[in-house]
Source information:
Model confidence (mean pLDDT): 82 of 100. This is a predicted structure of a 72-nucleotide RNA (transfer RNA) from Arthrobacter sp. A2-55.
RNA sequence: GCGGGAUUAGCUCAGUUGGCAGAGCACCUCUCUUCCAAAGAGGAAGCACCGGUUCAAGUCCGGUAUCCCGCU
Numbered sequence: 001g002c003g004g005g006a007u008u009a010g011c012u013c014a015g016u017u018g019g020c021a022g023a024g025c026a027c028c029u030c031u032c033u034u035c036c037a038a039a040g041a042g043g044a045a046g047c048a049c050c051g052g053u054u055c056a057a058g059u060c061c062g063g064u065a066u067c068c069c070g071c072u
Stems, first nucleotide, its partner, number of pairs: 001071007010025004019055001027043005048064005
């Protein structure tokens, strides 16, 4: 330098037919308990970045960044 893959919540991952962004664990509040834990109820929190297409983009197109694999 070329090709391929990955990037979504604090962590691990879903979501690709373009149509309200989700799960588990963790965190916060409440209930229960003498207290803690457990259990139950509720809550906060995210699409790596910059553009484009579209009525509508996590998803499609172009570019950038980081990581992984291969080739030279």
Rfam family: tRNA. Gene Ontology term of the family: triplet codon-amino acid adaptor activity.